[in-house]
RNA sequence: CGAGUUGACCGGGUGAUCGCGCUGUCGUGGCUUCGGUUACGGCGGUGAGGAAAGUCCGCCCUCCAUAGAGCACGAUGCUGGCUAACAGUCAGGCGGAGCAAUCCGACGGCACAGUGCAACAGAGAGGAGUAUUGCUGGCGAUUCCGUCGUCAGCGAGGGUGAAACGGUGGUGUAAGAGACCACCAGUGUCGGCAGUAAUGUCGGCAGCUAGGCAAACCCCAUCGGGAGCAAGGUCAAGCAGAGGUGAGGGGCUGCUCGUCCCGUUAUCAGCCUCGGGUCGGCUGCACGAGGCGUUGGGCAACCAACGUCCCAGAGAGAUGAUCACCGCGCCGUUCGCGGCGCACAGAAGGCGGCUUAUACGUUGGCUCGGACA
Numbered sequence: 001c002g003a004g005u006u007g008a009c010c011g012g013g014u015g016a017u018c019g020c021g022c023u024g025u026c027g028u029g030g031c032u033u034c035g036g037u038u039a040c041g042g043c044g045g046u047g048a049g050g051a052a053a054g055u056c057c058g059c060c061c062u063c064c065a066u067a068g069a070g071c072a073c074g075a076u077g078c079u080g081g082c083u084a085a086c087a088g089u090c091a092g093g094c095g096g097a098g099c100a101a102u103c104c105g106a107c108g109g110c111a112c113a114g115u116g117c118a119a120c121a122g123a124g125a126g127g128a129g130u131a132u133u134g135c136u137g138g139c140g141a142u143u144c145c146g147u148c149g150u151c152a153g154c155g156a157g158g159g160u161g162a163a164a165c166g167g168u169g170g171u172g173u174a175a176g177a178g179a180c181c182a183c184c185a186g187u188g189u190c191g192g193c194a195g196u197a198a199u200g201u202c203g204g205c206a207g208c209u210a211g212g213c214a215a216a217c218c219c220c221a222u223c224g225g226g227a228g229c230a231a232g233g234u235c236a237a238g239c240a241g242a243g244g245u246g247a248g249g250g251g252c253u254g255c256u257c258g259u260c261c262c263g264u265u266a267u268c269a270g271c272c273u274c275g276g277g278u279c280g281g282c283u284g285c286a287c288g289a290g291g292c293g294u295u296g297g298g299c300a301a302c303c304a305a306c307g308u309c310c311c312a313g314a315g316a317g318a319u320g321a322u323c324a325c326c327g328c329g330c331c332g333u334u335c336g337c338g339g340c341g342c343a344c345a346g347a348a349g350g351c352g353g354c355u356u357a358u359a360c361g362u363u364g365g366c367u368c369g370g371a372c373a
Base pairs, nucleotide, nucleotide: 001369002368003367004366005365006364007363008362009361012326013325014324015323016322017321018320020047021046022045023044024043025042026041027040028039029038030037031036049344053355054354056353057352058351059350060349061228062227063226064225073224074223075222076221077220078092079091080090081089082088093107094105095104096103097102108219109218114217115216116213117212126165132158133157134154135153136152137151138150139149140148141147142146166184167183168182169181170180171179185209187206188205189204190203191202192201193200194199232283233282234281235280241274242273243272244271245270246268248262249261250260251259252258290309291308292307293306294305295304296303297302327342328341329340330339331338332337
């Protein structure tokens, strides 16, 4: 320098003007049971994200259900940690890809508990099976070589396939074959050593090849009650209801008179009390498995101590717009500058993850190749 690989970060800045939500305070007006409440205005504070998204996992919280045990259903599935928990994460093992850095893996079951599946091709796709091309022998036909027919033996060579029941070499045979032998691969089992473990490694013995698929049923182990903040709690107009009281009550009015309306012993006006609870209000709801920093422990995930900060919260509704300058990229340029663009997206109870989207940029580690010193 080139190619690759893997992390971390940023998510435009400053100013001016106008505007919106929440909130504090002050002022003015309305209502008022004088406690407040409401509208407008002034001033101040504060106001989206790395994913707020998808709602795919796991929890907190709330209500409902719940003797115990089992079945069913669902989820998870190498080992050891971390965590409130997880299908997350860290470290390790094993398998696979890559020269490597590194990446990927639902990675329990020797698929000997059982059931099932395997397109196309091929003769044959499973406790065995096939004779297609073939190899070999007997018999027969044909004039010998040879060819053809038939009977028997064979699983080696060819061919199909993702996969055809170990590989190489030899012995053996009519031809062949784990039929037998040596080595190798693979299987079971016993033991030693290393490791917390998964596992690795070494040795002995046995048997003599036992195919693949469990993100097919199934089996084994572990875990799992349901619904969700529009959960739930609380206050409580109106209407209806229950109980009590009850002869007056109300409008016009400053008062009296007057007048009008309702009622007068009740299936009843008015008033009082009560329970449930609608509209609506408040709450849940912003101090939290919290953010940042330092130190310590740990390979790491993570944990602990100390310091410091308070950080949206609604009506499912706000969180913006314009201009100027700067920043970055692209294009044009008369080199003065001009033009265009700057993503994905957007809270609604909260938290931890995963996944997906993302313009322009910043930055660390590692690997391979080349050149130079």
RNAcentral holds the sequence, with entries from ENA. This is a predicted structure of a 373-nucleotide RNA (Bacterial RNase P class A) from an Anaerolineae bacterium. Of the family's consensus pairs, 94% are formed in the model. Its Rfam family is "Bacterial RNase P class A". It is annotated as a ribozyme. A source record names the gene rnpB.